Predicted 3D model of a 1523-nucleotide RNA (small-subunit ribosomal RNA) from a Pseudomonadota bacterium. It matches the Rfam family "Bacterial small subunit ribosomal RNA". For this family Rfam cites "Crystal structure of the ribosome at 5.5 A resolution" (Yusupov et al., Science, 2001). RNAcentral holds the sequence, with entries from ENA. The source organism's lineage runs through Bacteria, Pseudomonadati and Pseudomonadota. The coordinates come from a structure-prediction model, not an experiment, and the mean pLDDT is 85.
RNA sequence: ACGGAGAGUUUGAUCAUGGCUCAGGACGAACGCUGGCGGCGUGCCUAAAACAUGCAAGUCGUGCGACCUUAGAGGCUUCGGCUUCUAAGGGAGCGGCAAACGGCGGAGUAAUACAUAAGCAACCUGCCCCGAAGACUGGGAUAGCCCCCUGAAAAGGGGAUUAAUACCAGAUGUGAUCAUCCUGGGGCAUCCCAGGAUGAUUAAAACGCGCAAGCGGCUUCGGGAGGGGCUUAUGUCCUAUCAGGUAGUUGGUGAGGUAACGGCCCACCAAGCCUGUGACGGGUAGCUGGUCUGAGAGGACGGCCAGCCCGACUGGGACUGAGACACGGCCCAGACUCCUACGGGAGGCAGCAGUUGGGAAUCUUGCGCAAUGGGCGAAAGCCUGACGCAGCGACGCCGCGUGGGGGACGAAGUCCUUCGGGAUGUAAACCCCUUUUGCCAGGAAAGAUCAUGACGGUACCUGGCGAAUAAGCCCCGGCUAACUACGUGCCAGCAGCCGCGGUAAUACGUAGGGGGCAAGCGUUGUCCGGAUUCACUGGGCGUAAAGAGCGCGUAGGCGGUCCACUAAGUCGGGAGUGAAAUCCAACGGCUCAACCGUUGGACGUCUCCCGAAACUGGUGAGCUGGAGUGGCAGAGAGGUGAUUGGAAUUCCCGGUGGAGCGGUGAAAUGCUUAGAUAUCGGGAGGAACACCCGUGGCGAAGGCGGAUCACUGGCUGCCCACUGACGCUGAGGCGCGAAAGCGUGGGGAGCAAACAGGAUUAGAUACCCUGGUAGUCCACGCCCUAAACGAUGGAUGCUAGUCGUCGGAGGUAUCAACCCCUUCGGUGACGCAGCUAACGCACUAAGCAUCCCGCCUGAGGAGUACGCUCGCAAGGGUGAAACUCAAAUGAAUUGACGGGGACCCGCACAAGCGGUGGAGCAUGUGGAUUAAUUCGAUACAAACCGAAGAACCUUACCCAGGCUUGACAUCUAGGGAAUCCCAACGAAAGUUGGGAGUCCACCCACAAGGUGGACCCGAAGACACCUGUUGCAUGGCUGUCGUCAGCUCGUGCCGUGAGGUGUUUGGUUAAGUCCAGCAACGAGCGCAACCCUCAUCCUAUGUUGCCAGCGGAUAACGCCGGGCACUCAUAGGAAACCGCUCCGGUAACGGAGAGGAAGGUGGGGACGACGUCAAGUCAGCAUGGCGGUUACGCCUGGGGCUUCACACAUGCUACAAUGGGCGAAACAAAGGGCUGCAAAACCGCGAGGUGGAGCCAAUCCCAAAAAUACGCCCUCAGUUCAGAUCGCAGUCUGCAAUUCGACUGCGUGAAGCCGGAAUCGCUAGUAACCGCAGGUCAGCUAUACUGCGGUGAAUACGUUCCCGGGUCUUGUACACACUGCCCGUCAAGUCACCCGAAUUGUCUGCACCCGAAGUCGGUCACCCAACCCGAAAGGGAGGGAGCCGCCGAAGGUGUGGGGAGUAAGGGGGACUAAGUCGUAACAAGGUAGCCGUACGGGAACGUGCGGCUGGAUCACCUCCUUA
Repeated sequence: ACGGAGAGUUUGAUCAUGGCUCAGGACGAACGCUGGCGGCGUGCCUAAAACAUGCAAGUCGUGCGACCUUAGAGGCUUCGGCUUCUAAGGGAGCGGCAAACGGCGGAGUAAUACAUAAGCAACCUGCCCCGAAGACUGGGAUAGCCCCCUGAAAAGGGGAUUAAUACCAGAUGUGAUCAUCCUGGGGCAUCCCAGGAUGAUUAAAACGCGCAAGCGGCUUCGGGAGGGGCUUAUGUCCUAUCAGGUAGUUGGUGAGGUAACGGCCCACCAAGCCUGUGACGGGUAGCUGGUCUGAGAGGACGGCCAGCCCGACUGGGACUGAGACACGGCCCAGACUCCUACGGGAGGCAGCAGUUGGGAAUCUUGCGCAAUGGGCGAAAGCCUGACGCAGCGACGCCGCGUGGGGGACGAAGUCCUUCGGGAUGUAAACCCCUUUUGCCAGGAAAGAUCAUGACGGUACCUGGCGAAUAAGCCCCGGCUAACUACGUGCCAGCAGCCGCGGUAAUACGUAGGGGGCAAGCGUUGUCCGGAUUCACUGGGCGUAAAGAGCGCGUAGGCGGUCCACUAAGUCGGGAGUGAAAUCCAACGGCUCAACCGUUGGACGUCUCCCGAAACUGGUGAGCUGGAGUGGCAGAGAGGUGAUUGGAAUUCCCGGUGGAGCGGUGAAAUGCUUAGAUAUCGGGAGGAACACCCGUGGCGAAGGCGGAUCACUGGCUGCCCACUGACGCUGAGGCGCGAAAGCGUGGGGAGCAAACAGGAUUAGAUACCCUGGUAGUCCACGCCCUAAACGAUGGAUGCUAGUCGUCGGAGGUAUCAACCCCUUCGGUGACGCAGCUAACGCACUAAGCAUCCCGCCUGAGGAGUACGCUCGCAAGGGUGAAACUCAAAUGAAUUGACGGGGACCCGCACAAGCGGUGGAGCAUGUGGAUUAAUUCGAUACAAACCGAAGAACCUUACCCAGGCUUGACAUCUAGGGAAUCCCAACGAAAGUUGGGAGUCCACCCACAAGGUGGACCCGAAGACACCUGUUGCAUGGCUGUCGUCAGCUCGUGCCGUGAGGUGUUUGGUUAAGUCCAGCAACGAGCGCAACCCUCAUCCUAUGUUGCCAGCGGAUAACGCCGGGCACUCAUAGGAAACCGCUCCGGUAACGGAGAGGAAGGUGGGGACGACGUCAAGUCAGCAUGGCGGUUACGCCUGGGGCUUCACACAUGCUACAAUGGGCGAAACAAAGGGCUGCAAAACCGCGAGGUGGAGCCAAUCCCAAAAAUACGCCCUCAGUUCAGAUCGCAGUCUGCAAUUCGACUGCGUGAAGCCGGAAUCGCUAGUAACCGCAGGUCAGCUAUACUGCGGUGAAUACGUUCCCGGGUCUUGUACACACUGCCCGUCAAGUCACCCGAAUUGUCUGCACCCGAAGUCGGUCACCCAACCCGAAAGGGAGGGAGCCGCCGAAGGUGUGGGGAGUAAGGGGGACUAAGUCGUAACAAGGUAGCCGUACGGGAACGUGCGGCUGGAUCACCUCCUUA
C1' cells in the first nucleotide's frame, strides 16, 4: 500500500442439505411525481422500414479550343454597328487529378472475419521523398460550337468544322524485361542475390507559366516512406435430441489465370482428405482495444471514442483506375415509389438536418469554414452537414444555490393525550447581516506566427437592486434507519421474500410526526456481485440430488527403482512486440470538481535468442520389490453335460372299512353310499432335494445345495527358480445378467396371476375358503430390467487393539495327537485415534493420501413428450420444455398418537347391592308454536344449570298509554320552604286546574327586603342512562383433566444444536413416599404434615344442662332444697410414632402379634402444582373499544317467561304381602323463631279458625320423628296395590289466585304386574331403606338443593378385557398433534403443453427447364482515320458491331428436409376455503411396506412370481460386550 461482512424464508424446536428472496455497484435507458443555475459528456438499443425538401465532392484557364458578359485601347463604319488586342468574370465541353478518402450502419459472417505472433526466396503501390538517365521526328482524329432530324420527357441520330499535358506511328535505350552463356556469393525445400557478355523487346507532353532566373509537370529505372494483397500458428459462443462429412472433394502432371502463391480455373491420372482434441449440420453473433462487476480467479457486455472487417433498396455482373467489383458510378434482373402525351422514362438518407411508420423510448430542415483535417490548384483560392460551435432533453457525471446570526420554559394553527400535558419547535413572527444565483448597467479576452473569430458582446471583471427568483421524492411490520391517531372490516387494497386486511391494522387509505436521499427521488428492465448455488482458486455422491447390475477390454489418463543423454514442459537472463485512448501514480490547466494535458507505471498461456537440468516428458542401458510364469500341496452348493437315488404330494388299480370328509374366526361352496376321508398293497408321472446347514463355503455380479462320472474357470498356502514394469483405470465397444414376459417344440405332479364359486362386508372387482388356466420344468432363440443393496466404483500404500469363524503354512511340545504361539488369505462382532449434519464408519473405512472412470446441482411437471436407437411384442436406452410452487429433503429432539410392547393405579372391569331406560307425574332442555313465549349454559365438564322461590313485582320479552337533562349523580342562571289537601280526565302512569302552608343561619333595632343552606318547581347545556354488542379486547371468579403425582430451577456434566442428565435403573409407597445405586449435587411448586370435625381419656367451669348419694313434696314429673359424681356443654390438654415383640429385607419397608378408645395416611372436611380446553360468564360485579340518545333510556296497565303433535335429561311415586290399612306403644340429631315461633283450651271430619300462656330462647315454641316392634284386617286380585286425571265443596296467603298458587274433605279412579338395545351409583356406619330441619319465601308449584340423625347389608377370585390415568420403551409421513395426516378416479373452472386429418406463409437441399447483364473463347461475308503495300482504286495487319458457345442472377417445374402459425378432435399435467366415491399410504395404518414384471379392477389398488428391510411384535439360535 492492497485486502474477502451477511440477512429473511422449510420445523413445535434443532442441526444439515437445498432452492427462492433482499441489502451493493452499473446503464445509450424508459415510466411516475417534482424541477433553480452552470460546466463536461451523451442521445433510434425497435423497422438494414419507407422517404418530401435542402445541403453532404469537387477542383484546376499555370493542359485545350470555342463561346458569352463587363471594362479599357486600337482599326473600320452606312453611326445601327463590325472587328482586333489586353484585363477581369461566367457556364458548358475536351483533358488531368480527386471521387476507392472522409462520413454512416452492423444486415450478413463462427471464419474468405478478428486478436496475438510470425512469414512472402510468391507480391502490388497514384500522389510524397532521395538518386540515375531522358523528353527526338512526325501523324490522324474527336467533343464542344453550327446546321438538320426524332422524342412529351429523359435522351438520341446525322452532317460540317476544331484544339490539347487526349490519341497514334517512328527514333534513341541510362535502364527494365526476356533468352543463352560466364564469374562470385548466399539460403529453410522450391531456390535467391550481385557482376559481366551477346541477342531480342520496350519510353516521353519538341508541355504549361514566367522577361528571365526559375517553378510546375512528363518518361524509364533503382531506393525509401506510408498503404495494401497473400500465407501460417495459436486463441475465439451454444447444441451430440446434428456422428459421420466430402467429387473440384484430397493429391499429382500439364496448360490457363492473377500484382502474386494456390484445385483459383480446366484436362488427365490416383483415391484420397476431414472427424469423438467434435468433422458435418442447426442456432446465435460483427471482432478487438476495452466497459461493468468481482478480494481475486472469473462472469457479463462490445453503446460513445479508437483499430480491423463487412454492408450501401434486394440479387448478379463487370468497366474505369495505382487502388473498387465502387453509399451520393455503370449494366442486368426483382420488389417498391414517382413522372408520362401510355410510346417511354426517373429514383435509392445504414451522409447532415428533417418526415412518416414502428416503439416504453432517443434532438435543430441552426451558424461557420475562424480553428483542426481533407480534395483540387503553382498560387490566390474554391469545395468540405468531416469538423468547430450553438440549439433541444435532469439522459449521465461534476459543481453551486434555494440564505446567515440572534430569537420563548416555547405564539397561533395542527396532531396526540392518562386531560396533567406532550410534539411540530429556534421552527415562525421579530431584530441584525450577507448577495453566490438572479435582474439591470458598464468593461472585456485567450483561442492566431502577418491577416482571418462561427462561438460571442460569450467566459471573465466591475458597479447597482433586493431575502429577494429557487424543494421535492421515497420510505417508517422484520430483513432495514424511521410511530401514533382516524377511516376501512379477508372489503377496498398492499406485497422484493416472509406475509398483512375477517371491528382496537406501527403492513391498506388519510393526517400528524419521524427516517433517507436531494434537483432530484422512486419504480421497471438488464448485467455482475452476494451464489463456495458448476466449486481452477473453491463442492459433493451409505441415509439429503448423486457409484453405471457385473465383468473383459480399445483409445486416453496415470505409473516402481538406478544410470546416461536430451531439453518439449519447467526455471533464470536478454531482445522484440503488446497502436493511441482507457486504467494507476505524480505533476500541471480550467476559481474547485467532472473534464483535459504532460511524464512515468501497468497491460500477453505472445515471439525469438542464450543458459540451467532437480522434477515431469523423450531416447538408450540396467535392477527386482509391482505384475506374471514354472514347481509342490490344498479347500470349495464355481460352471457345463450325462447317469442315478430315496422321502413326500397327486393320480390309477386292487384290498379292508362304512358315513362322513374337508375347510374356517364362524361357515359355506367342494368331495362322498356310483363307497369318499382313513388304512394296506401294487403301479404311473412330474417337480424339488429334509436332516447335514453354520453372520459356513464358492463365484465378477446375477447366483450356486441329493449322489456319481466326464470336461472346465477361478482361488489359497509354501519353497525356490525364471521374465524384467510386462502395471492401474478405462470414454466408446463386447460379453454376462434374478423374476416376470415373448417365440417354436416338448412336459405338466404340486403350486398358482386371470377366471369361477362360497363367505365377510354398507359395498368387497380384496384379505379367508373351495376349485382352476397361462406360467412355474426342459431344449433352442429373444427380452436386459429389480430395494440388480453394503442403497458404499476400481486399484495401491499407510494408520491401536480384542474376541470368533473358514482354508493353509510354520514353531514349541509330545512316543503320538491335542492344547498353546507365530504367520498368510477370506469372513464376522466390538472398539481407539480420525471422520461425519447426525445416525454411524472405524485395517473388509464412510480415516490419511495418490491415480482413473461413472454420476449430482430446488421440488413438481417426468424418467413424461418429441426425435433417434434396440426389441416379435411388452417395452428398454438416451432424455427435455412450457407451466406451477417456497419449498421439497436428511438426521436427530421434545411431545402427542398407535386396532405396538412392558409395569402400575382408579367402583375401570370383574364380584355384589340398588337403580335409570318401559308407566304416570314433577322439573329442566331441544323442537315446534307465539305479538312475546327475555337471555345465557349445550360431549364427558349444558339440560331440578345461572334461578336459595316468574300470579303483580321480579322482568331483561310483547302489546298499549305516557316522559325527554330524564327514575338516579354533579355543576351553572331563575322562582319557590318543605309539605299537605281538593277537583276534572284516565286502566294506571300521569296531565290540567285550584287551595292551604310558611323552616334554619347570617345582614338587619323591628318590619319589609337581601344572601346562603337542606328541600321543591321549572328552562337550557355539560351530562345521565342502556340486562344494547364484543367472554375471540379484558379483570375477577368458576368448571375440567385431577387430589392424578406430577411440573420445574440453580450449578455441574454430556451434545455443534434442539435438548439430555438430575426426574432414568433396582426395590418400596396412597404419593417424584422413602431407600440403594448412579455425572450428578442441591433446591422450588405439588404429595404428606400443620387447620376444622368425629372417635378415648384428663383438667377447669357448672346454668337454662344433669340427678348418683342426702332431704322435702306429688296422682305423676329435677318439681323444690341441695349437689356437680355421671351425661352433656364450653375451653384447654393427653393420646398413635411401625414406638414394642417375632419373621423377611443392606435399607426403605412389608407381614404377623401384643397393648390400646383408636394401628399402620384412624373416618370425614377444608386445601387443587406447571399447565390444557381462545372451556364458561360483558346478565352478579368491574372494565377497554364500538353502538343507541324525544330512545336500544325511563314510567305505567295488561299479557308473556306456565303454550304442546313430539324428542331427550334429571327426579318423585309406584307396580305390592320383606306389602297395604287400622289401632295402640317407643327411640334421634341438627336446626329455625320478634312485621317471628306460638303452647294450653275451645270450634271444625280436615285444611284451618278462635285464642293468646311462654320465648330475643341448652329455659318457651315449631315438634309428631319415621322406618321399627306389637295386635287386628286384607290373601295375589289391576286388588283394601297404585295413585294420575276429572267433578263438587272448602281453607290459607296476598291489592289480586282467570290465564297461573298451595292445601283440605267427599267423589272419580288412568297407565302401571319390575321394564328392549343400552346405561348409572356404591367397598362400611358405605349402599339401600326411613323420616327431621333449614335457606329462599306474603304464599308456593321443593318430588329440588343444603344439612341431620335412625335402621343397616352384600361382594372384591383377580387385572385377560372396556374406560380414564401414570412411568419406561418402540414406530411415525402426526405438531390445530389420530376428531391427525393423506391417495386416486369422477364433476366444475383457469392456464400452459403434447398428438392431430388438413391448411397458411417462410427458409433450405437435390434434379431438370429457361436464361438477363457481363467476362472469357470462337467467328466476323457487315463496319473501321492513324501503321504497311499501292499513283489511285483497293488490299494487308489490327480492331469492332453482330452472331455462336461455356459459365451465369432472378424465375419455373418436380421432389425432399427444417422451423413457425391456425385447427375439428384426442391426451395427460398444473393450479383452484368448504362438490362425489371410496381409504391405498404414514402406528403391526388394522392384509407390514416397497422394487421389477405380468394379469385384473369405478378409483385409490388387488393378486401371482422373484427380490429388499428403508418392517412392528414375540420366541429361539449364533456372535459380541461386561461380570